[in-house]
RNA sequence: GACUUAUCGAGAGUGGCUGAGGGACGGGCCCGAUGACGCCACCGCAACCGCCUGCGACAUGCAGGGUUAGGUGCGAACUCCCACCCGUCGGCAUGGGCCGGUCGGGGAAGAUAAGAA
Numbered sequence: 001g002a003c004u005u006a007u008c009g010a011g012a013g014u015g016g017c018u019g020a021g022g023g024a025c026g027g028g029c030c031c032g033a034u035g036a037c038g039c040c041a042c043c044g045c046a047a048c049c050g051c052c053u054g055c056g057a058c059a060u061g062c063a064g065g066g067u068u069a070g071g072u073g074c075g076a077a078c079u080c081c082c083a084c085c086c087g088u089c090g091g092c093a094u095g096g097g098c099c100g101g102u103c104g105g106g107g108a109a110g111a112u113a114a115g116a117a
Base pairs, nucleotide, nucleotide: 003115004114005113006112007111008110013042014041015040016039017038021031022030023029026082027081028080043075044074045073048071049070050068051065052064053063054062055061079109084106085105086104087103088101089100090099091098092097
């Protein structure tokens, strides 16, 4: 890096260093010299793995718990929003479409964890 599975509307910031872009990509909209992004330290959030308990058809399974000493992760905005498809509503058309809005569902992409080769 590719693959599989799960989750993604909750939660949690201060200081130091640096100094111009950053929020993945396109559009939008935001953040940013009152210092963003990044790095470091400390603090915190969470509970995926781990740990403990129970169930079990024993499986790489299911449920619950503590909120945690261990492995990760995370601490602007729903994964910031949209994007592709379907439904829904309105307008304009009427060779079957175009434009726009709201909400819902699905997908794609992405992130994180765990797994397996």
Source information: This is a predicted structure of a 117-nucleotide RNA (SAM riboswitch aptamer (S box leader)) from a Phycisphaeraceae bacterium. The prediction has a mean pLDDT of 79. The model forms 82% of the base pairs in the Rfam consensus.